[in-house]
RNA sequence: UCCGGUUGAUCCUGCCAGAGGUCACUGCUAUCGGAGUACGACUUAGCCAUGCGAGUCAUAGGGACGAAAGUCACUGGCAGACGGCUCAGUAACACGUGGCUAACCUACCCUCAGGACUGGCAUAACCUCGGGAAACUGAGGCUAAUUCCAGAUUGACACCUUCUUCUGGAAGGAUUAGGUGUCCAAAGCUUCGGCGCCUGAGGAUGGGGCUGCGGCCGAUUAGGUUGUUGGCGGGGUAAUAGCCCACCAAGCCGACGAUCGGUACGGGCAGUGAGAGCUGUAGCCCGGAGAUGGGGACUGAGACAAGGCCCCAGGCCCUACGGGGCGCAGCAGGCGCGAAACCUUCACAAUGCUCGAAAGAGUGAUGAGGGUACUCCGAGUGUCUAUGCAUUGCAUAGUCUUUUCUUUAGCGUAAACAGUUAGGGGAAUAAGGGCUGGGCAAGACCGGUGCCAGCCGCCGCGGUAACACCGGCAGCCCUAGUGGUGACCGUUUUUAUUGGGCCUAAAGCGUUCGUAGCCGGAUAGGCAAGUCUUUGGGUAAAUCCUACGUCUUAAGCGUGGGACUUCUAAAGAUACUACCUGUCUUGAGGCCGGGAGAGGCUAGAGGUACUCCUGGGGUAGGGGUAAAAUCCUAUAAUCCUAGGGGGACCACCGAUGGCGAAGGCAUCUAGCUGGAACGGGCCUGACGGUGAGGAACGAAACCCAGGGGAGCGAGCCGGAUUAGAUACCCGGGUAGUCCUGGGCGUAAAUGAUGUGGGCUUGGUGUGAGGAUAUCGACGAGGUAUUCUUGUGCCGUAGGGAAGCCGUUAAGCCCACCGCCUGGGGAGUACGGUCGCAAGGCUGAAACUUAAAGGAAUUGGCGGGGGAGCACUACAAGGGGUGGAGGCUGCGGUUUAAUUGGAUUCAACGCCGGGAAACUCACUGGGAGCGACAGUAGAAUGAAAGCCAGGCUAAUGGCCUUGCUAGACAAGCUGAGAGGAGGUGCAUGGCCGCCGUCAGUUCGUACCGUGAGGCGUACUCUUAAGUGAGUCAACGAACGAGACCCUCGCCUGUAGUUGCCAGCUCUUCCUUCGGGAAGGAGGGGACACUACAGGGACCGCUGCUGCUAAAGCAGAGGAAGGGGAGGGCAACGGUAGGUCAGUAUGCCCCGAAUCUCCCAGGCUACACGCGGCCUACAAUGAGCGAGACAAUGAGUUCUAACACCGGAAGGUGUAAGUAAUCUCCUAAACUCGCCCGAAGUUCGGAUUGAGGGUUGCAACUCACCCUCAUGAAGCUGGAAUCCCUAGUAAUCGCGUGUCAUCAUCGCGCGGUGAAUACGUCCCUGCUCCUUGCACACACCGCCCGUCAAAUCACCUGAGUGGGGUUUGGAUGAGGCCCUAUCAUACUGGUAGAGUCGAAUCUAGGUUCCGCAAGGGGGGUUAAGUCGUAACAAGGUAGCC
Repeated sequence: UCCGGUUGAUCCUGCCAGAGGUCACUGCUAUCGGAGUACGACUUAGCCAUGCGAGUCAUAGGGACGAAAGUCACUGGCAGACGGCUCAGUAACACGUGGCUAACCUACCCUCAGGACUGGCAUAACCUCGGGAAACUGAGGCUAAUUCCAGAUUGACACCUUCUUCUGGAAGGAUUAGGUGUCCAAAGCUUCGGCGCCUGAGGAUGGGGCUGCGGCCGAUUAGGUUGUUGGCGGGGUAAUAGCCCACCAAGCCGACGAUCGGUACGGGCAGUGAGAGCUGUAGCCCGGAGAUGGGGACUGAGACAAGGCCCCAGGCCCUACGGGGCGCAGCAGGCGCGAAACCUUCACAAUGCUCGAAAGAGUGAUGAGGGUACUCCGAGUGUCUAUGCAUUGCAUAGUCUUUUCUUUAGCGUAAACAGUUAGGGGAAUAAGGGCUGGGCAAGACCGGUGCCAGCCGCCGCGGUAACACCGGCAGCCCUAGUGGUGACCGUUUUUAUUGGGCCUAAAGCGUUCGUAGCCGGAUAGGCAAGUCUUUGGGUAAAUCCUACGUCUUAAGCGUGGGACUUCUAAAGAUACUACCUGUCUUGAGGCCGGGAGAGGCUAGAGGUACUCCUGGGGUAGGGGUAAAAUCCUAUAAUCCUAGGGGGACCACCGAUGGCGAAGGCAUCUAGCUGGAACGGGCCUGACGGUGAGGAACGAAACCCAGGGGAGCGAGCCGGAUUAGAUACCCGGGUAGUCCUGGGCGUAAAUGAUGUGGGCUUGGUGUGAGGAUAUCGACGAGGUAUUCUUGUGCCGUAGGGAAGCCGUUAAGCCCACCGCCUGGGGAGUACGGUCGCAAGGCUGAAACUUAAAGGAAUUGGCGGGGGAGCACUACAAGGGGUGGAGGCUGCGGUUUAAUUGGAUUCAACGCCGGGAAACUCACUGGGAGCGACAGUAGAAUGAAAGCCAGGCUAAUGGCCUUGCUAGACAAGCUGAGAGGAGGUGCAUGGCCGCCGUCAGUUCGUACCGUGAGGCGUACUCUUAAGUGAGUCAACGAACGAGACCCUCGCCUGUAGUUGCCAGCUCUUCCUUCGGGAAGGAGGGGACACUACAGGGACCGCUGCUGCUAAAGCAGAGGAAGGGGAGGGCAACGGUAGGUCAGUAUGCCCCGAAUCUCCCAGGCUACACGCGGCCUACAAUGAGCGAGACAAUGAGUUCUAACACCGGAAGGUGUAAGUAAUCUCCUAAACUCGCCCGAAGUUCGGAUUGAGGGUUGCAACUCACCCUCAUGAAGCUGGAAUCCCUAGUAAUCGCGUGUCAUCAUCGCGCGGUGAAUACGUCCCUGCUCCUUGCACACACCGCCCGUCAAAUCACCUGAGUGGGGUUUGGAUGAGGCCCUAUCAUACUGGUAGAGUCGAAUCUAGGUUCCGCAAGGGGGGUUAAGUCGUAACAAGGUAGCC
């Protein structure tokens, strides 16, 4: 002095937890010494076997025994009231402290004075005889004393009278004298020294009594008390007193807490703390109380005594059953209880105590020892050298030392122990406990485990890579100790006096009045209670602080000083407070004046609407809703109109307005009445403020009684909605709402802000009143300035966790009251009190929990708002899908297997995935394979190769036989290769989607306690965070853009393999006109190719806009506002996809999950879904003829051309490694013919037959050709997809895959439209804003019943027990009085009175236990039903 824990993050509030100290128990471990007031306190003041713990005196006495010395019991004296133990009771004069005793006592001790005379009666021991089991006890006889009795002397006490004096605050005291009365002393022994005895006075010591003050909790205990309070008289005591009694009076105590209940011995002190405090107090000291529970007296100076007596109760023991005995809360010890505590030791040597003249005796007091990790203090467990391993250290060998250890002797002691002195031996005999994720110091070590086992004070670890569990190693902390559990203090300013709070976190009573209390204006005087100073006393010792000293040091001990805050006495001070006496006016009140106002109560009057009734008119609907229906209406509704009845309410004015203490108050008029403001400064003279209890008022609802009832309208009844709908919506409608009189007493009764007073910059509205100036139509008018008082907004300083407050404070101060102390349980239970009831007020605990909460921040979300945008949005359009058949993928099902992955957009012609084998991962079958190390084995030949035979679908793969050849070794143990085995939730890389988006950040500055904000906002604009203007921001980066590629126009350069206009030639055809072939020379015109440039920039004009950015229109131009299309494409997110492309951690398989072979499967098929192809036809089909491309590809290839075949195709063979050769005929289109609306000359599925190609292989399961067959289908439900121009649509071509196989993917060109030029309605995205109880972020959070388990509690018919108390009965025993008897010490008997334990009985009260049943509450990963709350939470929420 702080630190961890609520959050995504932050600041608070607040509690929980950690680190410190102390005490008890406990786990593991342990060498020695010193000191100490430690050691059955906590639970059972429970019970105790055994031994010991109080005796002593022979110089008090008589006796017994003995030769004596002496011993012994008895009588007698003193002491057994101390010491020792314990803490049950006790809330009290018990304790502490200070007083009083004029109300008292005191043995032994000390001092002083005086005295001890004369007599007498007994009795124990002893002797004799009895009773009894015992304990014990009876009768008779003798005797002594310091035993007992009588008398004397002396003395004491009481009363009366009187007087004198003294002390003192005060005589009831003392004292002098006199009188009366009562009571009444003495003891001896002796060694002759002395020791004792009696009386009085004084002292000392120890006690008794009274009293001021001080110190626990509860009001869910508010009234208690009848000997109670007091008086007179008496009794009683050492002594006062209702202590007790009789009579009289009716008092006494209490919110300053009586009484009652609970708890508890009190203090010195102890622990902790900076202190104030809080907690404790068994131990040592002082005081008290108790001795198994309860009662009682006796003796005595002292007791109501427990190691004495009597009695009752309960317990135990002995017994001959007649009767007796005992009391460890003394020391040891035992049982029980418990988490919890030692030896049945030694000694009176020391210190004390009792007795004694003394010697001495006794002493479980005490002193010693033993035991215990009780506390505190001190010391040690080694040092050095060499070698080896090694970072510190360890091992071995040796050296040194000896505190300890062991051993010998002396001292030490009552005796020992310890200790100490001097020797011998020998590093010998001596280190653990806890922790290592954070807090908190020390492991990003290894192995095991796998939400298991376990850890954890708190947070939290553990679900296969655990720094957190268990073990090992290493490290950290403390050390003869170290951890755990419980308790206390501290931490905690978390009970706040020092030193907190109450708008929103817990907390201001709903409001006012007012009692007690607390506080209180100015001024003068007095007093000295509070306050302050000084001095004296006291505050026991120990403890504490301190100086010095002493044990080697220390702990400890000794001596001195201080402190011990309280108390008491005296002297002084007088500012402040209190008190007393005066004065004052500013606080407060009164009076006067003119105004304001929904202030209150009562009465009267009015207004519109509504509804009902009546008359008239009028006809089929009305009403209601999102849409409907219930409902009304043909007995005439709704509607219009006239009249009448009724009840409630009071539009406009009307407001951020006014009034009131609050609740609350609104048509107008009148009456009664309360308060405030302003102005005057006339009166009183502090009369004031607050306010525990108390009283009054107090919305709505509700209750009681009586009225009233139009409209509205809980409950209720219908209609809808819905999965349900006990709701929301609709139609009805009862209480109620209204009035009168009572009750209730609560609200989110809110400004969530108690009342009063003072002080502290301002601005701007508004209500009321006043002042001044001015205008003026003069009016009760207007304007301006200003004062007071209300009521709002903004804001300075300041405050606050912030939001915010801010002269109407939540600022700075004062006074008083109320309230708070984590969340839940709970404003519940019980009790009390109020109420007719409903219920109100007061108001807990057990148990449970690590948070609950406030404010603000960033996100996300909303069935919140605003702005912008998008053909994976809509609208306007075009074409499809969804229906049919087929192809293909997926699901499902089936199967030996139908391998696996991908599952909304963002899986499903996807994994380039068109699988006949291969692919291949699946199924069935068969076979093969181990680098390296070790070990069986092996030159008596391993492994390998080969002929033949066998196994087999097949194979030197294996087996048999043989041959070749010559060094290894799969039989075993490890370890490998390999794995399309697992984990995409361990990863890299790559990819998809957000995203055809326009966002994401940084530096500096600024704002905020901080998380964060600003920048990045607002307005305009853009495709764009694109740009412009403004702004506490100024700049910058990534992204957008720019950039790169292709296409479109132009220019230049170049000209083969491309081109051929003009020129020349060649070849071929010819209808002689000409045509064809770039074939050749040549050319660069055109086209093309491919390289370099140009071109477009809102540049120009106009309009809009701000003179901006920009937008719109136009001109020119090949192209116009991003020219068109692509590439690239942020910070990040999605535990998105992929371990089956490759890579890769870990795990697994390892002679099989590896490798190879054969066959099957991935191609199945009641079914569902996606994508496509072909169609349903005439904008068409068929036939014939004719025309125009581009991109690409090619040597295991493309193939011209020729021939064969009806075709698929076959045979032969140029050219081509490509602007050269080939694929290569494009098709839609055009022209002509035919078909004529039909399941067709549409459509082509399906099936049959024949043929061809690829390939080991075409059955499962390929493609093509020909012929035949000719299915569904006649334009497609709900729903849904794509597209804005060379696009959609439509037509074909190429290529990838590829031995063969496209309806697929990727490209290419041909033909070529329609409709927006908008919007945010749907689906989404971006920005701003708002709400949030969400942050795993709405697929969020979360509530209640029911069901299950468990825990504590409340209630409960009753039942069992304890405490306490009242009445009654019985009544052991005690005290006292009277009478009587007797043996006269005293006892017996009888009676009266009184106290009275215990038992019984009838109640009261309180506590504890059990309890059928009832009740709610808490807690508990995955139960049921709904969806209440959080967003406008889908009906705003709450009281």
This is a predicted structure of a 1439-nucleotide RNA (small-subunit ribosomal RNA) from an uncultured archaeon. The RNAcentral record of the sequence draws on ENA, Greengenes and SILVA. Its mean pLDDT, the model's own confidence on a scale to 100, is 81. Rfam family: Archaeal small subunit ribosomal RNA. Its Rfam clan is "SSU clan".